A computed fold for a 72-nucleotide RNA from Owenia fusiformis, annotated as transfer RNA. Lineage of the source: Eukaryota > Bilateria > Protostomia > Lophotrochozoa > Owenia. Model confidence (mean pLDDT): 82 of 100.

[in-house]
RNA sequence: GGAGAUAUAGCUCAGUGGUAGAGAAAUCAACUGCAGAUUGAUAGGUCACUGGUUCGAAUCCGGGUGUCUCCU
Repeated sequence: GGAGAUAUAGCUCAGUGGUAGAGAAAUCAACUGCAGAUUGAUAGGUCACUGGUUCGAAUCCGGGUGUCUCCU
């Protein structure tokens, strides 16, 4: 220098155009002599950034940034 993948909750990750979700963690409650386990509930999001397409974009397209891999 060239090519590809990836960026979504504090963490690990789903979500292929129509209400943003799960697990675990956190908080509260039930249960327990206490704790753990279990059960229930709650909270937590500028879908990394920027522009475009569309009635509607996390999703499609352009740009650029970070990370990873490959080629030279």